[in-house]
């Protein structure tokens, strides 16, 4: 990476169905509504109606004598009747339902299974019985009165299905007898009789009959009620078994506590409560912290885990805290009373409130909706009904908060349009996409039609049936007929019309699907995790594409998963984290053979229960789907019950194989106590004896002439016990080692006589437990923490050394740790070997040995297996059981608070804040090592000559300038790039000029020339001027502008080619197959020789191969040859010339190729060849030979390191700059000088200097060149040229050698510096050339510390030659030849290398890595005088409301009594005044909330100040770790 949410944020947003929406402050609440009904229980009754009477006041019309009469009728007041019934009131039924919320609660509080024989139970339904006759009251009303209100006081009337007495008594209760069963109290029946126990009516309808205030009542019949009594459902109540979160740093709690025996209270058991007795009861108790709980839900293969919104059950709260009261049922959400917050009122005495009901509303929050319509369905209350009522509830509205569905067109449509973007400039991409054409019409829009959801009940009409006296009422049923919809004119049909109104989010470095391009420059950002960003960012930012889901996409939180990363399924513990230090044993847990018996486990069957919903399967139903409806299935589990007996448990009974005991003889440093001994130390005494000892790396403190050390002799006085000794013994560990004795523990062998499972482990718990360190007394030789001195160092609080105190020994008695290690708990079986070694037995033998077999124990190799590897491997870390301990990233920490344990040190037991993305093991492969083995190398060493001292002279760096261009910087810059800076070079600097250019392609124009195709050219004089150049004329064929471009020694060498340089001419580097490892990787290329070499041989899981070495090239050394000019002249012959016309010497010519050479070929050298040696390869020795083991040299540079150097040779990607950062001139600069280094020359003399004479090379180069002979100049040079395109000519070395002088000096050494005069080059020698003469004559007398080269024609010294180049600053490069040595024992050491191996904490790789203290800063914690808050324990004090006891002088209608008095039909009534009874105000006590006061405990916050912790690019100090880490 995935699924999930009651989600929230950002970006966005078209419709519809279904869902769902205060998770925070159980913070406060304005405002409206959520619980009422019933007139058919009752009194009374208002506004209206009607009827009627009265008064007024009007009145149509009729009549009229015109004055008025009559007048239906209206209105207004009041009066009674009746109907209606509204507001309230008395009585019933309901406000314990329905509804919120989850604060508290770890409880029988919730699941789940029982139990009640220990219970109640309104309304309902069933069945039995019943319904009698009285009385007395209170509201309402009325009258007064007190209060602002709220609300009341008194007086008076009055109804009742309110209230209260009698009567009856089927029946209950109660009491006795008695039957049945039963589960311990007991339960269900049946008798007897005494005693106690009820009640109410209203309504409909209806014919005799009776009454009668004529309304109507009695009575009869129907319904509803009422009492009473059984049952029933349904509901409540209690009580058990079982399950139910953390935290043992909460281990002991408890006094009504536990039983008991009386009472009391309850509906009912009971310490529920009270006396009283007994002293018991609990233990994951107590106690903290946290949380409603389940069905479900979500996550997972499952087992789990996380989780309790919606919806269903159940609990609990209703403002906090107490209380009862009323009922069937509260200790009552919208009832009471007290108390306390807080809010309103208020006339200041006193009052009222409770939204965790629905809206709403403040506040807090990241966050959650309307003060909506309706009772039309569904449901609930009341009512006989109609009906009321219902913020239960239906419905609508809001929010993309979820699920689900539907659109945002659709087919064609290429020059692949324009535009973007990107480009290797060609294209490529967006892209059939668009545009265009053809279509289609779902969603919205607009007209218009238009439902279901409604059925019941009741009414009315017919019919049937039942009740009944009834054809009447009423109850059932069946048909008809009318009527009831909040949603809604909504869904859904139709009809227009027109592609119109409807796409976004978010990723594209890697996990991961998706890549360019511009900006940006460790900036700004980004980021789940690795990590991106410091000029070429696929990672930031923007664009273009691209991916990926879509009306939604993202983040953010949350949960589970992946994570087998708590492991029941399903983990470990030698070394990654983890075996208790060791052992005895307690509880637990786990056990050997056989055989009867039982059923706890265990397995099967069956019956119950596991609520609905959900999940899941099937059917159905909204057009499909989310949604819904029905049925199943499943609910792994509880109970109950029948069976099974194998395993397991229990009983019981045996057994010996396990384990234990006896016997025997053997082994041992087992362990404790006594004693006994010799070496050694070291004081002491005396003897010998002298200056020194002692100690180190080297000293020094120390001791010693007052005699040490050294030595002899005696002596004392602690400790430890050499050799033997051994990966030998012994014990559980820890540990034990002279010898003797006593005591005593174990374990092994052999034997099988004995008990019979006695056993294995072992939470707590007891016991041992090195050394150190603690108390107390002893004893102290020797050694030695601290401590002193003395070294040693930058410093040495230390290693070293000299003393030395605790302490090391002894007793006694604490502590309780260690790398207490085999890093490995204990026990048992089982599983190939081999070889040693202790103990003991056996076989063999006459015996002993040797051998062989076995039992225990103790090492080493190794198999199969195991292991991440190492590695274990019968003494397990294999394979298995048992039981115990311990592990869960690294730091913080084994710490900090807490408990215990200890005299202390400190011990056990143990965390979190917070902090990283690691930390670790095991192995590889490299690199490193002041690791180790073998080799190499002018690496050292041996030698010889320089450098560092001095002058130049040349680079560098440093100042210093306009500029002193740039580059190169440890080796491996620094006489380097530059094998030539006065101008040029020249990049720099000043100053003056030029802008298609100094240069390179193309394009347009004009002009000439032309063969009409093209081609090809585009001055020249003069003036200014330093030049360039620029102005002007000219004659004209000769001009003009222009546009793409050009140019840059600007900048990256850390973008890069190519080329160089190191390491190193070191001997290495690497493949292909095999093979061996899970892998990285080995192996081969290691190993035993041997070589300069991976060279070469043997061996070998390896076998071959490539790049390197080595060879092949080229040079040089010997020799053959072939060749004879420009080379060479030996013999030979002529000529000159000189000598003596001798010899001989010169020269020159012929001839000649013999010598030498030149320069081509060959040939030689290979351990061939002998002697040793060795397996061999080789190696040493030898011979021959010019040369000998690579013959000297040289070219030749392996994989690959250094981001090594170079963008300034030249190439080249980005980037700048374009009248300048391009280009061209003059003139200066690069040559600058207080200093330093580098790297060279000349020198300091006498092996030398001068002067003179003489001899001998190789290579090179020459035509704008080399230049001879000759002349001129001291001379540099000049003059003049012969020769030579060169084996011909230019061309001569020099150090040597002979000769002279100089004599040890700042010198006849040195030759700088400066005068002066001049040569030669060049346009031009001032800044700033070289050379020459002449004059001048610095420093310098061999150069600290330190460094460099070099091993044979080699250093070392001498000259000569070339390149570059007008000429030179060349003492520098490159190369030639002359002279021409010394030294190497040898590999300890120093550098630098190779190869094998070790060891790592390194891998940017030792210039690595890293600790610890102080110092800043931030962070979280811990202690603390205390300080504040909360929560509770215990004494005590006050003590509301209220229950419940006692009382109750005070009040009391019914009842029932005495007196009186009235009245009677004599039965009685009725008054008054009293008693009783009841009931009641009151007052008293127990209890008893909140309050108080006092003294503990927990548990947060805070706190000067302090300890430790963490973490922070560049601070101090030291260097402790890793290498043998010095």
């Nucleotide at each position: 990476a995935g699924a999930a949410c009651g989600a929230a944020c950002g970006c966005u947003g078209g419709c519809a169905g279904c869902g769902u929406g205060g998770a925070u402050u159980a913070g406060g609440c304005a405002u409206g509504c959520a619980a009422g009904u019933c007139g058919a229980a009752c009194g009374a009754g208002a506004g209206c109606c009607a009827g009627u009477g009265g008064u007024u006041u009007c009145a149509a019309g009729u009549u009229u004598u015109c004055g008025g009469a009559c007048g239906a009728g209206a209105a207004a007041c009041u009066g009674u009747u009746g109907g209606g019934g509204a507001c309230a009131g008395u009585g019933g039924c309901g406000g314990a339902a329905g509804g919120g919320u989850g604060a508290g609660u770890a409880a029988c509080g919730c699941g789940u299974g029982g139990g009640c024989a220990a219970u109640c139970u309104g309304c309902c339904c069933c069945c039995g019985a019943g319904u009698u006759g009285g009385g007395g009251a209170c509201a309402a009303c009325g009258g007064u009165u007190g209060g602002a209100a709220a609300c009341g006081g008194c007086c008076g009337c009055u109804a009742a299905u309110a209230c209260c007495g009698g009567a009856u008594g089927u029946g209950g209760u109660u009491a006795u007898c008695u039957g049945u069963c039963g589960c311990c109290u007991g339960a269900c029946g049946g008798g007897u009789g005494g005693a106690c126990u009820a009640a109410a009516g209203a309504u409909a309808g209806g014919g005799a009959u009776c009454c009668u205030u004529c309304g109507g009542g009695a009575c009869c019949u129907g319904u509803c009620g009422c009492u009473u009594g059984g049952g029933g459902a349904g509901g409540a109540g209690c009580c058990c078994g079982c399950g139910u979160c953390c935290c043992a740093u909460c281990a002991g709690c408890u006094u009504g506590u536990u039983g008991g025996u009386a009472g009391g209270g309850u509906a009912a058991c009971g310490g529920c409560c009270u006396a009283c007795c007994a002293a018991g009861g609990c233990u994951u108790a107590c106690g903290g912290g946290u949380a409603g709980c389940u069905g479900g839900u979500c996550u997972g293969a499952g087992a789990g885990g996380a989780u309790g919104a919606u919806c269903a059950g159940c609990c609990a709260c209703a403002c906090u805290g107490g209380g009862a009261c009323u009922g069937a049922g509260a200790c009552a959400c919208u009832g009471c009373c007290c108390a306390g917050a807080c809010u309103c009122c208020u006339a200041c005495g006193g009052g009222a409130g409770g939204c965790u009901g629905c809206a709403g509303u403040c506040g807090a929050g990241g966050a959650u909706c309307a003060u909506u319509g309706g009772c039309a369905a569904u449901g609930c209350g009341c009512g006989a009904a109609a009906g009321c009522g219902u913020g239960a509830c239906c419905a609508u509205g809001c929010g993309a908060c979820g699920c689900u569905g539907c659109g945002u067109g659709g087919a064609g449509g290429a020059u692949g349009a324009c535009g973007g973007c990107c480009u290797u400039c060609g294209g490529g991409u967006u892209g059939u996409a668009a545009a265009c054409u053809c279509c289609u019409g779902u969603c919205a829009u607009g007209c218009g039609g238009g439902a279901a959801g409604a059925a019941c009940g009741a009414g009315c009409c017919g019919g049937g049936u039942g009740u009944u006296a009834a054809u009447a009422g009423c109850g059932c049923c069946c048909g008809g007929c009318a009527g009831u919809g909040a949603c809604g004119g909504u869904a859904c049909c139709g009809c227009a019309a027109g592609a119109g109104g409807a796409a976004g989010c978010c990723a594209c470095g890697g996990c991961u699907a998706a890549c360019u391009c511009u900006g940006u420059g460790c900036c700004a950002g980004c980021a789940g995790c690795c990590g991106c960003g410091g000029u070429a960012a696929u990672a930031c930012a923007g664009a273009g594409g691209u991916g990926g889901c879509g009306a939604g996409c993202g983040u953010u939180g949350u949960u589970c998963g992946g994570a087998u990363u708590u492991a029941c399924u399903g983990g470990g513990c030698g070394u990654a984290a983890a075996g208790c230090g060791u052992g005895c044993g307690u509880a637990g847990g786990c056990g050997g053979u056989u055989c009867c018996g039982u059923a706890u486990g265990u397995c099967g069957g069956a019956u119950g229960u596991g609520a609905a919903a959900g999940c899941c399967c099937a059917u159905g139903g909204c057009c499909c789907a989310a949604c819904c409806a029905u049925g199943g299935a499943a609910g792994u589990g509880c109970a109950u019950u029948c069976g099974a007996a194998a395993c397991u448990g229990c009983g019981g009974a045996a057994c010996u194989a396990g384990a234990g005991u006896g016997c025997a003889g053997g082994a041992g440093g087992g362990g404790a106590g006594a004693g006994c001994g010799g070496a050694a130390u070291u004081c002491a005494u005396g003897g010998u004896g002298u200056a020194g000892c002692g100690g180190u790396g080297a000293a020094a403190c120390g001791c010693g002439u007052u005699g040490a050390u050294a030595u002899c002799a005696u002596g004392a006085a602690g400790a430890a016990c050499a050799c033997c000794g051994g990966u030998g013994g012994c014990g559980a560990a820890g540990g034990c080692g002279g010898c003797u004795c006593u005591c005593u523990g174990g374990a092994a062998u052999g034997u099988u006589a004995c008990u019979g499972a006695c056993g294995c482990u072992g939470a707590g718990g007891c016991a041992c437990g090195a050394a150190a360190g603690c108390u107390g007394g002893g004893g102290g030789a020797g050694c030695g923490a601290a401590c002193a001195g003395g070294a040693u160092u930058a410093g040495a609080u230390a290693c070293c050394c000299u003393g030395g105190u605790a302490g090391u020994c002894c007793c006694a008695g604490c502590c309780g740790u260690a790398a207490a290690c085999g890093g490995u708990g204990c026990g048992c079986a089982c599983u190939u070997g081999g070889u040693g070694u202790u103990g003991g037995g056996g076989g063999u033998u006459u015996g002993a040995c040797c051998c062989c077999c076995u039992c225990a124990g103790u090492g080493c190799c190794g198999g199969a297996g195991c292991u991440a590897a190492c590695g274990c491997g019968u003494u397990a870390a294999g394979u298995g059981c048992g039981c115990c301990g311990c592990c869960u990233g690294g730091g913080g920490a084994g710490u900090a608070c807490g408990g215990c344990c200890g005299c202390a040190a400190g011990g056990c037991u143990a965390a979190a804040a917070c902090u990283c993305a690691a930390a670790g093991a095991a192995a590889u492969u490299g690199a490193c090592g002041g690791g180790g083995g073998c080799c190499c190398g002018c690496a050292c060493a041996a030698g010889c000559g320089g450098a560092g001292g001095a002058g130049c002279a040349u680079g560098u760096g440093g100042c210093u300038u306009a500029a002193u261009u740039c580059g190169a910087u440890g080796c491996a810059a620094c006489g380097c790039g530059a094998a030539g800076a006065a101008c040029c070079u020249u990049a720099c600097c000043a100053g003056g000029g030029c802008u298609u250019g100094a240069c390179a392609u193309g394009g347009u124009g004009a002009c000439c020339c032309u063969u009409c195709g093209g081609g090809g050219g585009u001055g020249g004089u003069a003036g200014c001027g330093a030049a360039a150049g620029u102005u002007a004329c000219c004659u004209u064929u000769a001009c003009a502008a222009u546009c793409a471009c050009a140019g840059g020694u600007g900048c990256u060498g850390c973008a890069u080619g190519g080329c160089u340089g190191u390491c190193g001419u070191c001997a290495g580097u690497u493949c292909g197959u095999g093979c061996c490892g899970u892998g990285a990787g080995g192996u081969g290329u290691u190993g035993g020789g041997u070589u300069a070499a991976g060279u070469c041989c043997c061996g070998c899981a390896a076998c071959g191969a490539a790049c390197g070495c080595a060879a092949c090239c080229c040079u040089u050394g010997u020799g053959g040859u072939u060749a004879g000019u420009u080379g060479c002249c030996a013999c030979c012959g002529c000529c000159g010339g000189u000598g003596a016309u001798g010899a001989g010497c010169c020269g020159g010519c012929g001839a000649g190729c013999a010598c030498u050479c030149u320069a081509g070929c060959c040939a030689g050298a290979c351990u061939g060849c002998c002697c040793g040696u060795g397996c061999a390869a080789g190696c040493g020795g030898g011979a021959g030979g010019a040369a000998g083991g690579u013959g000297g040299g040289g070219a030749u540079g392996a994989c690959g390191u250094c981001a090594a150097g170079u963008c300034a040779g030249u190439a080249u990607g980005g980037c700048c700059c374009u009248u300048a950062c391009g280009c061209c001139c003059u003139g200066g600069g690069c040559u600058g000088c207080a200093c330093a280094c580098g790297u060279g020359c000349u020198a300091c003399a006498a092996u030398g200097g001068u002067c003179g004479g003489u001899a001998c090379a190789g290579a090179a180069g020459g035509a704008u060149g080399c230049a001879a002979u000759g002349c001129c100049g001291c001379g540099a040079g000049g003059u003049g040229g012969a020769g030579c395109a060169a084996a011909u000519c230019c061309u001569c070395a020099a150090a040597g050698c002979c000769g002279a002088c100089c004599c040890c000096a700042g010198u006849u050494c040195g030759g700088a510096u400066u005068g002066g005069a001049g040569u030669c080059u060049g346009c031009a020698a001032c800044u700033c050339g070289a050379c020459u003469c002449c004059a001048u004559g610095a420093a310098g007398u061999u150069g600290g510390a330190u460094u460099c080269g070099c091993u044979a024609g080699u250093a070392a010294u001498g000259g000569c030659g070339c390149a570059u180049c007008a000429g030179c600053u060349a003492c520098g490069g490159c190369g030639c030849c002359g002279u021409g040595a010394a030294u190497g024992c040898g590999u300890u050491c120093c550098c630098g290398g190779g190869c094998c191996u070790u060891g790592u904490a390194c891998a940017c790789a030792c210039c690595g890595c890293c600790c610890g203290u102080c110092a800043c800063a931030u962070c979280a914690u811990g202690a603390a005088a205390g300080c504040c808050g909360u929560c509770u324990g215990c004494a005590c004090c006050c003590g509301a409301a209220g229950u419940c006891a006692c009382u109750g002088a005070g009040c009391u209608a019914a009842u029932u009594u005495g007196u009186c008095c009235g009245u009677u039909u004599c039965g009685g009534c009725g008054g008054a005044c009293g008693g009783a009874a009841u009931g009641c105000a009151g007052g008293u006590g127990c209890c008893g909330a909140a309050g108080g006061u006092g003294u503990g405990g927990g548990u947060g916050g805070u706190g000067a100040u302090u300890g430790g912790g963490a973490u922070g690019a560049a601070g101090u100090c030291g260097a402790a770790a890793c290498a043998a880490g010095g």